[in-house]
Context: one part of a larger RNA
RNA sequence: UGACGGGGGCCCGCACAAGCGGUGGAGCAUGUGGUUUAAUUCGAAGCAACGCGCAGAACCUUACCUACCCUUGACAUUUGGUGCUACAUCCAGAGAUGGAUGGUUCCCUUCGGAGGCGCCAGGACAGGUGCUGCAUGGCUGUCGUCAGCUCGUGUCGUGAGAUGUUGGGUUAAGUCCCGCAACGAGCGCAACCCUCGCCGUUAGUUGCCAGCAGGUUUGGCUGGGCACUCUAACGGGACCGCCGGUGUCAAGCCGGAGGAAGGUGGGGAUGACGUCAAGUCCUCAUGGCCCUUACGGGUAGGGCUACACACGUGCUACAAUGGCGGUGACAGUGAGUUAAUCUCAAAAAACCGUCUCAGUUCGGAUUGUUCUCUGCAACUCGAGAGCAUGAAGUUGGAAUCGCUAGUAAUCGUGGAUCAGCAUGCCACGGUGAAUACGUUCCCGGGCCUUGUACA
Numbered sequence: 001u002g003a004c005g006g007g008g009g010c011c012c013g014c015a016c017a018a019g020c021g022g023u024g025g026a027g028c029a030u031g032u033g034g035u036u037u038a039a040u041u042c043g044a045a046g047c048a049a050c051g052c053g054c055a056g057a058a059c060c061u062u063a064c065c066u067a068c069c070c071u072u073g074a075c076a077u078u079u080g081g082u083g084c085u086a087c088a089u090c091c092a093g094a095g096a097u098g099g100a101u102g103g104u105u106c107c108c109u110u111c112g113g114a115g116g117c118g119c120c121a122g123g124a125c126a127g128g129u130g131c132u133g134c135a136u137g138g139c140u141g142u143c144g145u146c147a148g149c150u151c152g153u154g155u156c157g158u159g160a161g162a163u164g165u166u167g168g169g170u171u172a173a174g175u176c177c178c179g180c181a182a183c184g185a186g187c188g189c190a191a192c193c194c195u196c197g198c199c200g201u202u203a204g205u206u207g208c209c210a211g212c213a214g215g216u217u218u219g220g221c222u223g224g225g226c227a228c229u230c231u232a233a234c235g236g237g238a239c240c241g242c243c244g245g246u247g248u249c250a251a252g253c254c255g256g257a258g259g260a261a262g263g264u265g266g267g268g269a270u271g272a273c274g275u276c277a278a279g280u281c282c283u284c285a286u287g288g289c290c291c292u293u294a295c296g297g298g299u300a301g302g303g304c305u306a307c308a309c310a311c312g313u314g315c316u317a318c319a320a321u322g323g324c325g326g327u328g329a330c331a332g333u334g335a336g337u338u339a340a341u342c343u344c345a346a347a348a349a350a351c352c353g354u355c356u357c358a359g360u361u362c363g364g365a366u367u368g369u370u371c372u373c374u375g376c377a378a379c380u381c382g383a384g385a386g387c388a389u390g391a392a393g394u395u396g397g398a399a400u401c402g403c404u405a406g407u408a409a410u411c412g413u414g415g416a417u418c419a420g421c422a423u424g425c426c427a428c429g430g431u432g433a434a435u436a437c438g439u440u441c442c443c444g445g446g447c448c449u450u451g452u453a454c455a
Base pairs, nucleotide, nucleotide: 001455002454003452004451005450007449008448009447010446011445012444013443015439016438019403020402021401022400023399026316027315028314029313030312031311032310033309034307035306042053043052064302065301066300067299068298069297070296073125077124078123079121080120081119082118083117084116087102088101089100090099091098092097106115108113127291128290130289131288132287136285137284138280139279140278141276143274148187149186150185151184152183153182154163155162156161167178168177169176193268194267195266196265198236199235200234201233202232203231204230207226208225209224212223213222214221239262242256243255244254245253246252318396322355323354324353325352326351327350334344335343336342362393367388368387369386370385371384372383373382409431410430411429412428413427414426415425
C1' cells in the first nucleotide's frame, strides 16, 4: 500500500421488511447429471453451466457409430501430356461408385495461339469440428451503469509511498459548494444520440371527413376540402427558471404557482482502471504439437430422440372470480419481392342460458382407431383433425424466485429460424392491482477508520 475480520461509523440496492404472484407436490415439454449403448458427437459447471452454443437433429445438418469405398484427394496454387465439352439411356449396387451405348465437336482468333472445361501422370502440397482458451488475437460474461480508476508539476517522507482523491455539507453520481500543500488534467458520472408524452410550422396520398353538394351499391362511395385524426421532417418546450421557507449571503433541500410534463419527466443505446490464468482453438483468425492409403474425403443405415433415477427452466391444471353453449366489439407491432392501397387477423372483458361442489359438464396425460398436411422418405423419430379412452392432480414439506406503475398479474397477436415442426426466444398491444412503517437483521456494494503472526 492492499486484502481480510462472527471490528467500528456513514450510505445505497426488490437486499430485508410491507405486499402481489409463483417454484418446490401432479402430468407433460425442454435442458443437464447419471446410467445404458456400436454410438448415445462436442462444449458450457456456484452467483455469472443447466428452454445455454441450437433463430428450429426424420435425410441433410452431423462433428458420433457400423458397413462399403477413395488416396494429389470434396476444395486451392502449380508442372507435363491428352481431349473437346455438356448431356441422355441401360445394367450391377444400399448408395458412393463401376461398366456399356448413344451423342456431339466449347469459346475468342491476326489461324501462330490465348482462355475455359474434362481426363491421365507427378511431386510440392491440400485436408483435420484432432490437442493445448494455462501460448494467443478477436468477441463475450461478471462485479456493475457500481462511482470509482489514474496522471503531470509541486510539497512531505531515507524509502516503500503519501498528499491531491482526506475533512464539513450535499447529490443518483469523485455531483456540486466550502475549507485545505496543494494546483491542474485525463478515463469514467452527467450532457450531446434514439424513442414515448405536449404544442407549432411545413406537406396532404394510399390517410382523414368538419362544413357544402350529389347519388343510393349506405361503404368517404363521388365531387370537393386538408379543419380534425394520422403520417414524417423541422422547430418550440423544463432551466430549481418564478414565489415562499430553510441552509454558512454557498451547493442544495422542502413547499407552492403556472404547466402536457417538475426537480435525472418515462424507456433505450452507451459498461472507466481492472477482477475471475472466467468462457470460446466447434463462428472466425492464429503459434506450437499431432494425423497424412488416415485423426483426411465420399456414401448408406443408425445415433444425437435410449431410461431404474436425480436436478434446473417452463407449460397445463387441481376449478364456480369457474367450465360449456350462444351473442359479441375494439389494438399495436410485424410479415408477405412492390403495397398507409391488397392479404394474414384476436382473446380476456360484457350480455343470455346451463352445470351446483362431485375426481364432476373440473383436469387433460395415456392408449386404440380413422384421416389430413409437408416432404425422395414420417418405422426408429414430425405436426394437425375426428371418434373413443379419461391417468395423476382437491393448492403443494424444508426451502426458494420475480416484481415499486401502465410495473406485477392476466389475455391474446406478430416475427426470426423454417419444406414441415414452438409450452422456447424476440417483439407488440388489451385489461390492470396491492404495498413500502422503516434500515435492527440476511445478501451484495461504496467511503472513512481500526486490528492483523496474511501478500
This is a predicted structure of a 455-nucleotide part of an RNA (small-subunit ribosomal RNA, 3' major domain) from an uncultured prokaryote. Rfam family: Bacterial small subunit ribosomal RNA. The RNAcentral record of the full RNA draws on ENA.